[in-house]
RNA sequence: CGGGCCGGUCGGGCGAUCGCGGGUGCGCGCAAGCGUGCUCGAGGAAAGUCCGCACUCCAUAGGGCACAGCGUCGGGUAACACCCGGGGCGGGGACACUCCCAAGCGGAGCCAACCUGCCGGAAUAGGGCCACAGAAAACAGACAGCCACUUCGGUGGUCAUGGUGAAAAGGUGGCGUAAGAGACCACCGGCGUGCAUAGUAAUAUGCACGGCCAGGCAACCCCCGUUGGGAGCAAGGCCAAGCAGGGACGAGAAGCGGCUCGCUUCGUUAUCAGUUCCGGGUAGGCUGCUAGAGCCAGGCAGUAAUGUCCGGCCGAGAGAGAUGAUCGCCCAGAUGAAUAGUAAGGAAGAAGUCCUCGGAUGUAAACUUAUGAUUUCAUUGGACAGAACGCGGCUUAUAGACUGGCCCGAGGU
Numbered sequence: 001c002g003g004g005c006c007g008g009u010c011g012g013g014c015g016a017u018c019g020c021g022g023g024u025g026c027g028c029g030c031a032a033g034c035g036u037g038c039u040c041g042a043g044g045a046a047a048g049u050c051c052g053c054a055c056u057c058c059a060u061a062g063g064g065c066a067c068a069g070c071g072u073c074g075g076g077u078a079a080c081a082c083c084c085g086g087g088g089c090g091g092g093g094a095c096a097c098u099c100c101c102a103a104g105c106g107g108a109g110c111c112a113a114c115c116u117g118c119c120g121g122a123a124u125a126g127g128g129c130c131a132c133a134g135a136a137a138a139c140a141g142a143c144a145g146c147c148a149c150u151u152c153g154g155u156g157g158u159c160a161u162g163g164u165g166a167a168a169a170g171g172u173g174g175c176g177u178a179a180g181a182g183a184c185c186a187c188c189g190g191c192g193u194g195c196a197u198a199g200u201a202a203u204a205u206g207c208a209c210g211g212c213c214a215g216g217c218a219a220c221c222c223c224c225g226u227u228g229g230g231a232g233c234a235a236g237g238c239c240a241a242g243c244a245g246g247g248a249c250g251a252g253a254a255g256c257g258g259c260u261c262g263c264u265u266c267g268u269u270a271u272c273a274g275u276u277c278c279g280g281g282u283a284g285g286c287u288g289c290u291a292g293a294g295c296c297a298g299g300c301a302g303u304a305a306u307g308u309c310c311g312g313c314c315g316a317g318a319g320a321g322a323u324g325a326u327c328g329c330c331c332a333g334a335u336g337a338a339u340a341g342u343a344a345g346g347a348a349g350a351a352g353u354c355c356u357c358g359g360a361u362g363u364a365a366a367c368u369u370a371u372g373a374u375u376u377c378a379u380u381g382g383a384c385a386g387a388a389c390g391c392g393g394c395u396u397a398u399a400g401a402c403u404g405g406c407c408c409g410a411g412g413u
Stems, first nucleotide, its partner, number of pairs: 001409010012330007020041009043384001047395002050393004055232004067228005072086005087119006097109004120223002126221002128217003143162002145158005170188005189213002191210008236287004246278003249274001252266005294313003298309004331382001333380006341371005352361004
């Protein structure tokens, strides 16, 4: 420099005018309220409500059954189906390189970073299933073929060969045989067992042994391990008007009045007076409610997720629901025009230089063509989206800008 890939951050700024919600100060007003000032006022996803929690109420002796989630290893976390780091088996993924070639930007192999699927049960605990095709689909099977025998109809042996299929007794060579076969032998491959080494572990590597090589499916039931009680802020707690009704008290009560007398009204054993007392509960109010698994900067530990220490900060609170509109200037970005520059050309060959005085050399410029900015101007111009108890994740939507890293190839030093 060219190409491929993976993350992180932000997601318009400032000002003016008008307006909205919360809090609060001042002035006026008996009050309701009015006027005026200060301050705070959406997101990375506030969304979907798919997981996990905090918190609250209800239920709950203990155990079991059933049902549901999860399931490689280690770590993180309040917790998780989340995150970080690793392991095993696959699939994808280029240039270059290698090979093929019918010679074409053809095909195949290998294949980096990276993306991505699966991973409890060595499917001998048990049951079940394996369509079609095929002779045979499980501790199975003889269709063709081969071999032996034959009464020529067939019987027996065989999986080496063919054919079917997603799947049919590992591969090559030998020995062997009537023909064959891991039946036997050597090497290679797989599986299992044991040991050693490395690792916390999953696992990897090596050695030895065993012919074990006669299948697959647990996303069919099942089995093993592990976790899970239910409902949700309209959870829940406190105060509580009016009206109606309940209970208690109860023979008097209330008004006028300084007191007594007195007067008035209602009631006197009751479906019963009472401005008496009590409790439940509705409207309504307060709380839960935002100082928190909080945010910002730095140090330390760790590969990382994350943890911890120290300093600073307070940033909506709601109630069917405020967070907006217009204008000006600017910032990315997009489009167009012009120009600088760059490349090519550039006379009858300028200036300059040289000389044998007539030549040689000579693109700098004007100008022409092409290209064209990081310069100037004009136009345009910012996506997805909208809190309602809170928090951690996941998923989905998202114009554009900035930025870090990994890998491959080429060239230079």
Source information: Predicted 3D model of a 413-nucleotide RNA (Bacterial RNase P class A) from a Candidatus Villigracilaceae bacterium. The RNAcentral record of the sequence draws on ENA. The coordinates come from a structure-prediction model, not an experiment, and the mean pLDDT is 76. It is recorded under the gene name rnpB. Lineage of the source: Bacteria > Bacillati > Anaerolineae > Anaerolineales > Candidatus Villigracilaceae. It matches the Rfam family "Bacterial RNase P class A". By type it is a ribozyme.